A computed fold for a 267-nucleotide RNA from a Thermoleophilaceae bacterium, annotated as Bacterial large signal recognition particle RNA. It matches the Rfam family "Bacterial large signal recognition particle RNA". It is annotated as a non-coding RNA gene. The model forms 92% of the base pairs in the Rfam consensus. Its mean pLDDT, the model's own confidence on a scale to 100, is 75.
RNA sequence: CCGUGCUAGGCGGGGAGGUAGCGGUGCCCUGCACUCGCAAUCCGCUCUAGCGAGGCCGAACUCCCGUCUGAGGGGCUAGGUCUUUGGGGUCAGUACGCCGGUCGAGGGCGUCGAUGGCCAGGUCCCGCGCGGUGAACGCUCGCGAACCAGGUCAGAUCCGGGAGGAAGCAGCCUUAAGCGAUUCCGUUCAUGCGCCGCGGGGAAGCCUGGCCGGAGUCCGGGGCCGGCGGGCACGCCCGGAGGCAGGCUUCGAGGUCGGGUGCACGG
Repeated sequence: CCGUGCUAGGCGGGGAGGUAGCGGUGCCCUGCACUCGCAAUCCGCUCUAGCGAGGCCGAACUCCCGUCUGAGGGGCUAGGUCUUUGGGGUCAGUACGCCGGUCGAGGGCGUCGAUGGCCAGGUCCCGCGCGGUGAACGCUCGCGAACCAGGUCAGAUCCGGGAGGAAGCAGCCUUAAGCGAUUCCGUUCAUGCGCCGCGGGGAAGCCUGGCCGGAGUCCGGGGCCGGCGGGCACGCCCGGAGGCAGGCUUCGAGGUCGGGUGCACGG
C1' cells in the first nucleotide's frame, strides 16, 4: 500500500409547545436518511435520558471535532410604518354648516342707450256702479170649482087668471185659490266671478310707457381671506391588540473547507 473479516459508531436533523427535566407521537422548517408495536382526557425514561423486537451499512464522500456560510423558528423593541379598537375633547388645526369680503375663467345684456334717478299708469286696497252667476217673486201661457165664484142656463120647480116674472141643478164658457211650464223680460236679495267703468287711497316690489344721464351691469361652478358654531373611530392626546420591514438577541437544519479516528488475519 492492497484484500478479507469484525468492532466503535451510523441508518436524519432542528424549532416552538408540552414536561421537574429528556425523548417520542402530533404541528412547523429543512431534507431524503430501515421495518414493526406503544403514545396528547398522552407513551417511555431519569440527567446526557424514548422503551421493546428485528434488519442494513461499517473506518469512511457515510463516524467525531472545528471554521465559515446559513433556510427557518422563538424572544425583546415608548424607534419606523400600517390596520383595528376603548376613552378624551375642543383649541394652535383639517373637514363640515352658516355669514361676510375679495379674485377671476366663462357667459348674458348694453351707444338700436347699462347701473342709477324722476314722472305717469297698471298690478294692490276701499267705496259706488255695470255685467255675470245663484236663489226667490212677478209677467206670459196652460190646467183648474158637484154645492158655499161669475155668465148663459136645457129639463124640472115656484108665483100669476093671463101676459109675463123669479130662484136655479146638470151641461158649456170664463175665472179665483191653487198647480204646472220653458225661454225672453221685470223686481229683490246674495257674491274669495270680471283683460269692465267712476272716485279715493297707496310703504316696498314687479310690469308698461316717457324723460334725465352717459358706460357699464348681471349670473357665476370654483379659489383665497376673515368671523361664528357645534360635533366627530379626521388630525391631536391617553391607552389596548395585531401585521410588515428594520435592529438586538437566542436556537439552528443543510452546505463549503479543514483536521482527527480502531482491531485481527493474509499478500